Transfer RNA from a Myxococcales bacterium, 73 nucleotides, folded computationally.
The source organism's lineage runs through Bacteria, Pseudomonadati, Myxococcota, Myxococcia and Myxococcales.
It matches the Rfam family "tRNA".
């Protein structure tokens, strides 16, 4: 220098043909217990890496940029 893949909650990851974002763990509250843990119920937590474009509508499609991983030279 060229090519490919990845970036979504604090962490690990889903998200189908574009239709308005979820799970587990962690956190908080409650219930239970003499008490703690475990179990159970609930709650909170997101500019979907950034900037543009297309569209009635973008996590999803397109372009550029940034970061990470791998391959080739």
């Nucleotide at each position: 220098g060229c090519c490919g893949c990845c970036u979504u909650a604090g962490c690990u990851c889903a998200g189908u043909c574009g239709g308005u974002a979820g799970a587990g763990c962690a956190g908080c509250u409650g219930a239970u217990u003499c008490g703690u843990a475990a179990c159970c119920a609930g709650c909170a937590g997101g500019u979907c890496g950034g900037c543009a474009g297309u569209u009635c509508a973008a996590g999803u499609c397109u372009g550029c940029c940034a970061g990470g991983c791998g391959g080739c030279u």